Predicted 3D model of a 1556-nucleotide RNA (small-subunit ribosomal RNA) from a Pseudomonadota bacterium. The sequence is in RNAcentral, with records from ENA and SILVA.

RNA sequence: AUGGAGAGUUUGAUCCUGGCUCAGGACUAACGCUGGCGGCGUGCCUAACACAUGCAAGUCGAACGGGGUUUUGCCGGGUAGCAAUACCUGGCAAAAUUUAGUGGCAGACGGGUGAGUAAAGCGCGGAUAACGUGUCCCCCUGCUGGGGAUAACAACUCGAAAGGGUUGCUAAUACCGAAUGACCCUGCGUCGGGGCAUCCCGAUGCAGGCAAAGUAGCACUGCGCGGGGGGGGCGGUUCGCGUCCUAUUAGCUAGUUGGCGGGGUAAUGGCCCACCAAGGCUCCGAUGGGUAGCCGGUCUGAGAGGAUGAUCGGCCACACUGGCACUGAGAUACGGGCCAGACUCCUACGGGAGGCAGCAGUGAGGAAUUUUGCGCAAUGGGGGAAACCCUGACGCAGCGACGCCGCGUGGGUGAUGAAGGUUUUAGGAUCGUAAAGCCCUUUCGUGUGGGAAGAACAAAGGGUAGGUAAAUAAUCUGCCCUCAUGACGGUACCACAAUAAGAAGCCUCGGCUAACUACGUGCCAGCAGCCGCGGUAAUACGUAUGAGGCGAGCGUUAUUCGGAAUUACUGGGCGUAAAGGGUGUGUAGGUGGUUAGAUAAGUCAGGUGUGAAAACUCGGGGCUUAACCUCGCGAUUGCAUUUGAUACUGUUUGACUUGAGUACAGGAGAGGAAAGUGGAAUUCCCGGUGUAGCGGUGAAAUGCGUAGAUAUCGGGAGGAAUACCAGUGGCGAAGGCGGCUUUCUGGACUGUUACUGACACUGAGACACGAAAGCCAGGGGAGCAAACGGGAUUAGAUACCCCGGUAGUCCUGGCUGUAAACGGUGAGCACUAGGUGUGGGAGGUAUCGACCCCUCCCGUGUCGUAGUUAACACAUUAAGUGCUCCGCCUGGGAAGUACGGCCGCAAGGUUGAAACUCAAAGAAAUUGACGGGGGCCCGCACAAGCGGUGGAGUAUGUGGUUUAAUUCGACGCAACGCGAAGAACCUUACCGAGGUUUGACAUGUUUUUGAAAGGCUUGGGAAACCAGGUCCCUCCGAGCAAUCGGACAGAUUCACAGGUGCUGCAUGGCUGUCGUCAGCUCGUGUCGUGAGAUGUUGGGUUAAGUCCCGCAACGAGCGCAACCCUUGUUGAUAGUUGCCAGCAGGUUAAGCUGGGCACUCUAUCGAGACUGCCAGUGAUGAACUGGAGGAAGGUGGGGAUGACGUCAAGUCCUCAUGGCCCUUAUGCCUCGGGCUACACACGUACUACAAUGGCUGGUACAGAAGGUGGCGAACCCGCGAGGGGGAAGCUAAUCCCAAAAGCCAGCCUCAGUUCGGAUUGAAGGCUGCAACUCGCCUUCAUGAAGUUGGAAUCGCUAGUAACCGCGAAUCAGCAGGUCGCGGUGAAUACGUUCCCGGGCCUUGUACACACCGCCCGUCACACCACGAGAGUUGGUCAUGCUUGAAGCCGAUGGGCUAACCCGCAAGGGAGGCAGUCGUCUAGGGUAGGGCUGAUGAUUGGGGUGAAGUCGUAACAAGGUAGCCGUAUCGGAAGGUGCGGCUGGAUCACCUCCUUU
Repeated sequence: AUGGAGAGUUUGAUCCUGGCUCAGGACUAACGCUGGCGGCGUGCCUAACACAUGCAAGUCGAACGGGGUUUUGCCGGGUAGCAAUACCUGGCAAAAUUUAGUGGCAGACGGGUGAGUAAAGCGCGGAUAACGUGUCCCCCUGCUGGGGAUAACAACUCGAAAGGGUUGCUAAUACCGAAUGACCCUGCGUCGGGGCAUCCCGAUGCAGGCAAAGUAGCACUGCGCGGGGGGGGCGGUUCGCGUCCUAUUAGCUAGUUGGCGGGGUAAUGGCCCACCAAGGCUCCGAUGGGUAGCCGGUCUGAGAGGAUGAUCGGCCACACUGGCACUGAGAUACGGGCCAGACUCCUACGGGAGGCAGCAGUGAGGAAUUUUGCGCAAUGGGGGAAACCCUGACGCAGCGACGCCGCGUGGGUGAUGAAGGUUUUAGGAUCGUAAAGCCCUUUCGUGUGGGAAGAACAAAGGGUAGGUAAAUAAUCUGCCCUCAUGACGGUACCACAAUAAGAAGCCUCGGCUAACUACGUGCCAGCAGCCGCGGUAAUACGUAUGAGGCGAGCGUUAUUCGGAAUUACUGGGCGUAAAGGGUGUGUAGGUGGUUAGAUAAGUCAGGUGUGAAAACUCGGGGCUUAACCUCGCGAUUGCAUUUGAUACUGUUUGACUUGAGUACAGGAGAGGAAAGUGGAAUUCCCGGUGUAGCGGUGAAAUGCGUAGAUAUCGGGAGGAAUACCAGUGGCGAAGGCGGCUUUCUGGACUGUUACUGACACUGAGACACGAAAGCCAGGGGAGCAAACGGGAUUAGAUACCCCGGUAGUCCUGGCUGUAAACGGUGAGCACUAGGUGUGGGAGGUAUCGACCCCUCCCGUGUCGUAGUUAACACAUUAAGUGCUCCGCCUGGGAAGUACGGCCGCAAGGUUGAAACUCAAAGAAAUUGACGGGGGCCCGCACAAGCGGUGGAGUAUGUGGUUUAAUUCGACGCAACGCGAAGAACCUUACCGAGGUUUGACAUGUUUUUGAAAGGCUUGGGAAACCAGGUCCCUCCGAGCAAUCGGACAGAUUCACAGGUGCUGCAUGGCUGUCGUCAGCUCGUGUCGUGAGAUGUUGGGUUAAGUCCCGCAACGAGCGCAACCCUUGUUGAUAGUUGCCAGCAGGUUAAGCUGGGCACUCUAUCGAGACUGCCAGUGAUGAACUGGAGGAAGGUGGGGAUGACGUCAAGUCCUCAUGGCCCUUAUGCCUCGGGCUACACACGUACUACAAUGGCUGGUACAGAAGGUGGCGAACCCGCGAGGGGGAAGCUAAUCCCAAAAGCCAGCCUCAGUUCGGAUUGAAGGCUGCAACUCGCCUUCAUGAAGUUGGAAUCGCUAGUAACCGCGAAUCAGCAGGUCGCGGUGAAUACGUUCCCGGGCCUUGUACACACCGCCCGUCACACCACGAGAGUUGGUCAUGCUUGAAGCCGAUGGGCUAACCCGCAAGGGAGGCAGUCGUCUAGGGUAGGGCUGAUGAUUGGGGUGAAGUCGUAACAAGGUAGCCGUAUCGGAAGGUGCGGCUGGAUCACCUCCUUU
C1' cells in the first nucleotide's frame, strides 16, 4: 500500500479483426403484483402554464400630536333618599391600556425558481497606490440657540368604487437657517519617509467649507443623536488560468481600437460626449449557430477518466413580459412605484383592480411527486429599553415501501415417512420433519397502568457584594437561590396480561445464469436482453407439482458509469481485416549533432498562504444496534508566493566537424525539351503479268471480285509506330521514358583532397507535376477503333465471333486532376546473422596484357537466421529494434450519396452527413464438396462386336380417368411381371345391404344356472342369425343330509378385448443404394496459437490403403485378401436303390439274373496351385512379361460374405413398439359386388414379322427338383383336353412326372404366304359349394396388326451372349412372371480422345442444406424514413426609415412659490416647482434580408417485406478471367473502346532460387 475476473453471438469447424448483447453499481424515479412494525431521510425532473381561498413583514406609545376604553382625584349638574350614600351625566387632571396617522428602523435578509446566460457568469489564485459600508465592537470628540410647516383631526365637496379636492387647526428624534468646529473635506505651499509606473503615508502653514435630538427617570444612569479614527463582516471594480458541441460558421469590428479634453460614478474605464489618429480580434479558432445556470460535490471506475449538478452548502440570474428610475448604507427592489404589452377580474361603462418560480391548496400538462395541519416550546431573524409582538424561516406532526437501516411473521421435538397433490418403468419417488400431535417462548402488534430528556436564557421574587443617593426607600451592575414556560405528546421508554395467537410475497428455472418434470397448445396462441423457442412427444408458449433467488418487498421500464484496451494520456491501430495523402517543392509549426560558459523559463527540493463548511477516509463518541448524528486527524492530487539545486530541455555567448552543402576529376543511363533524319511493314494510287475466285469462321454468311479482285513485279503518296538488341537490365519524385543524329538541360553515382560550419529532418495550409479517357480551338488522319450499320450464334443476343465504320488515337495551344495513380507497405536517421545473382564505379592481388579471384560504395532481385505477425508472410530495399514529423481509421448497409461551400466550359472533381435498417459485415488459414481447372487410374463407361427395347398384337404393372368401391403401399438411377411364391368365394384391408355389442380371440372378476357341453332336426332368411323340436341327462371331492369346494359350460357384471385406424419425420428390426467401390479410423509421438496436419502423402506395383522402397513417424483396428460352399483333377473309404470291365445264365430287346465293386456315379475324408521352378525386365525390391510342368497358373470359374458412413431412402399393411384416435364402432359376423372398369400415356415381358424358316413323318441325348389329402406307369376309350385303369409301383439313387432345339427324310419357294397367331363363333374337358361379372385346357371354324421398327435407349467379354426346352415354390384350379436346371453354343476388345460413374493427388472458390449451391440488377405490389419541389406558413437574428410612453439628464421657465437675505411695509433677491422644448429609449408601424422549423401537387433514389416477373452479371478458367478510372451504348443485370492492376485459372517458355 487494500488494488484490475468475464460470458454469449459471424464459421461445418478454427484463429483474428469487429460490432451488438448480458452479468455489477446508482437513481428526486415510474409501472405491475404484493404489503406487518419502527427509525432516519426524501417527494412537480413535465407547463418560468393559469391561479379561487387563507396565511408568508412587521415593529416601536421609552420619537410625536390626536382618538377610544377603564380607573382614580377635583369642580359641577340631575334623580332617589332625612342623611351618609347610590345611580346617571358635563368639564379638568392623573394613571393604566389600546392605536388610525406623523416619525424611526426593518421591508435589499430570510423563503422560491433555473427561464435567461458560453460570459457583465462560475471555480481557483491575485490586485484595488482606483472604491463604498446602515446596524455591531474599540478609541477620540461634540450635542448651543432659533424658525416655518404638515398629516392626523374638523368642515365643505367630487366619485359606483378605487381614490381624491378645497378651506381651517396642531406636534415631533419630521423639515430649515444660524452658532461652535478638535478632527474631517477642498485649494495653494513646506519638510520627512516609502513604494509598484500612475503614486502612497506622516508632520505642518495659509485660505475656504461642514454637525447634532431628544427621551425614560427625582437623580445617578441607560437608550439615542452629530463629527472623526481604527476593527470586523459585507459589497463594488479589476487581472491570470480553467470552463460543452459545431469549420457543411473564415473572416469579424465605426464607439469599433487608441489618444487628448470633459461629463458621470463610491470608484477605474468608450461607461458617456467632442475632437484627432486608423486601429483592434482571428486557424493556439475570431465572428456566427446549437445546447447549458456554475461550483463544493454526487454516481461509477483499480486508476486515469466518464457521466451528472435533486435534497444540503457557496455564487449568479430571475420574480406575468419588456423598459424606467425613485427611496435608501445597500435595490434598478418576488409579497414598493411609473409606463407599455398580453391575460384575468370588478364596474353605475365614466373608470378601476391584479401578479403563489413564498407555505398549504386548485385546475391543466404528465408515466409521475404530499396536508388549504400544529406551534413559535427550541434554533435563527426583524422591531423594541424591556415585557413582548411578528416570523408557512424553522421545529414538529400528516400522506407516499420513494430510498437507506433495523425487527418480526415463531422455537424444540415429532416417521404409520399420515391424508392430499404431482409423477411413475405401478415397485416406487417427491412435497417431507414439512403437517398433525406434544413441550416451550412472547419481540412486534393488542389491552391495562406508569411515564421522560429536549428548559435555559430573559423577566419576576429572595439573598449577597458594589455604584448613586440623606436613605436599610427607589434604581443600576455582578454572583447565588427560587419560581414560570413543551407544538411534538400521554410520544419515546418501562411494567403487567392473554394467546402461536394478528403478520409473505415476488421473480425465475434452454445457454449466458442458480434452479425440471407432467399436461394443454401445434409456426396457432404466445415468449424474447442476445443467441433464439413454437409446424403433435416444447426442461424456451400457458397451467400445475417441484426447485432456485431475493424477501416487506420482488420484477419491469427509462437514464447513467462500468465491463468497452470499442477514441487507447495511463492503454489501440493503418501489406491482405476500417485505415499511407497519386507524387514532389516548400511556409507556419513540431523535432534536432559535438563542446565550454552564462541564465534559471521548463524540471526537481524545502518553506509560507490558501484550497469555506458539509461530504469522503481513518480513529473515537451518542441514539438498545444500524441507518443517522457528532468530535478529532487526514485528504482536498490545485493555485499563488518565496528560498535553493542546475544533470537534462529551453534561451544566450563562443568554439568544433562527423549531419548537410560547395568546389575538382571520372564514367553510366529509353531522365527532359527542341530540330533534323533512316529503314521495315500496313493502306491507298498508277502501270505490267495473270484468272476466278478472294476473304472470313467452330461452321457460315454479310463483304470484295469478270467494270479483272486475291496473288505477283515496278513506280509513287501519306500517316503512325520504332522488329532484332531487350534483360525481375537502366533512368526518373511519381505519372512515365525505347530507331538514329545534333543542340540545350535536370538529377544521381564513384574517387580524391580542399572549403562553409548545424546551414538539418518532417511538413497543416500553399504551389508545381500528374496514365488513360474526356472537353475547347486549329491542323492531321495510314492502321486500329467506342457509337453505328450489316452477317452469324441464340429461346432472345441491344454481347462474345465475322464484314464494314465515325468520334478518338497523332501534332500545336489551353482545360480537366482522376486510376487496382499498388510494393495495396508515407518521409528521414540509426542499429540488428548470412548465402547467391545482376547493373554502375573504385581499389587490391596477379599478369606482357585481358580475364579469374578478393575488398569497398551505390542501385536492383532472390533464399534464409533471430525477431515480428491472426495467419499468409516480412526478414539490412523489414511488416525486426528505436527516435522525429506528417496523413489516415473506429461495425455493415444507406454512401463517397444528399444538402451546403470551393474548383471546372462541361463531364465532373473535392470537402462530406443524417434518418432508417441489420447482428452481423470482414481477414487469414482448415476440412470437405464442387469446377464447362489440371494430372494419374479403374469400371460393358466409351470404343469394337452380338442380341434386344422404342413400331405391331397380346400379357402384366403403373399413371390418368371412371366408379358405390375400383383397398393400401412403392416414384430418377435405387417405384412401375415391385409387396403379391399365384384377387372366382375365401384371401380382402374397399363398397352396398343385413346383423351383433365383454364381443371372432386372451386373462381375471360379480351374480346366477346345471335338463351342461355335444349330436340330430323343423320354420323364416341370401347367409349370418333368430325362433323352436328331439336324443342325451353333467363330472370329481367332502359330508348322513341340506349344502360346500373345484372342473366344464351357458347367461350376466366389471376390468378389458379388438382396430390392415394416423404418425417410417417418434422408433426397433429388416431391406435398398453408392458399392465388392478401396476405402474409413484409432493410440502414442511430432508439427501447428488453433481448426487440423502427419501416419493415409511421395517413387514403383496391384483387382485391392495389395505389396516394396523412401519418409517424424511408430504401431493398431474395421474393410481388401484368406478361412466357408460349389465347380474343375485325383487318392482313400463305402458299394444299394447306382454301375457292368471280366465270368456265367437269359431275352425280340433290356444289369433282366447270378456275381462283382474294376469303371461311372453317389458322399465323406484327403491331395493339389504357392509366382513354388526357369528366363528376362525392374532398384539386387515389390512385382510384371514369357516359359516349363500340370486337370487347373498367377484372386482357376461361380457363390456366400457388403467397412466408416450417405440418402429424415423404404417398410407402423410381415413382426415389434412410443404417442394420438375409435369403443352399439374406425371392432366383429354374413351375403353380394369391387380390387379384373377403359378415349389414353409409360415401364417390363411374351409371340411374331419368316426359308439359319414353317409343316409332316421318323429318330437321339440331359440336369436339377418334386411326389401319400401326392406322383400316378403299362393297358383301354376319346381327334383331343381328358376319362377309365383306384387296379402296377413308389414314403423314393428302387416307382412316377419326363425334354426341346438337334439329326434323317418329304412338302412349302418369298406371298400378308402352309409366315403370324390376335379376335370371334360353336362344341367340349378339368378343378372347385360355385367358373356370369372373373379360371385354365382341348377340338373345329375364324385368321386382325405385323414385311425388322424415328428420336432415343438396354444387356453382355466365355461355357458368357444368343437359341432350346425341363423342373420347383405358391397352388383346389390358374405362369408369357419369379427362382432354379441342363442342351446347343458364338463375335469382338485397336485403345482410353470423348459420354457416364468411381478412386487418389493437386489447384481455385463469395459453396457448407455443400453447384439441384450461392447470387446481381430492372420491373410489379405493400410499408418506412430521407432529398428535390411552384410555393405556403411559423420562429429567430440583425439592418434601413418612421412613430415614440414612462423616466433620468439638459435647456427654458413669461405661470407658481412657507423657512434664508434685504426691507418699517409693500415688495425684491437667492433657491425651488409646474409647464414647455430637446437627446436617449421600451414597444409599435413599414421595407428588404440572413438563419432555422413545419408543410406541399408532383418527383428522385434508398431501405425492408411473401414462394411475384425478366434475364443470369459475379463466385470454378462462373462458361467472353475479373476488377479500377473514363467515355459511350443498352429493358435490366451489363456490353464495348482506351489505359492500368493481379486481388487471374491452365499450359509452355525465359530468368532467378534451392539441392546434388